Predicted 3D model of a 72-nucleotide RNA (transfer RNA) from an Elusimicrobiota bacterium.
Its Rfam family is "tRNA". It is annotated as a transfer RNA.

RNA sequence: GCCGGAGUAGCUCAGUGGUAGAGCAUCCCGCUCGUAACGGGAAGGUCGUGGGUUCAAUCCUCACCUCCGGCU
Numbered sequence: 001g002c003c004g005g006a007g008u009a010g011c012u013c014a015g016u017g018g019u020a021g022a023g024c025a026u027c028c029c030g031c032u033c034g035u036a037a038c039g040g041g042a043a044g045g046u047c048g049u050g051g052g053u054u055c056a057a058u059c060c061u062c063a064c065c066u067c068c069g070g071c072u
Stems, first nucleotide, its partner, number of pairs: 001071007010024004018055001026042005048064005
């Protein structure tokens, strides 16, 4: 330099056009003599950045940034 993959909650990951979810972690409550476990609830996101397409973009498209792999 070229090709491919990944970037979404504190962490691990879903979601592939129509107002963004789960598990773990955090906080509150229940249960228990108490703790753990278990059950219920809450909070937590400018979806890597910036353009384009569209009535509408996490999703399609272009460029850039970061990480991983391959080729030379």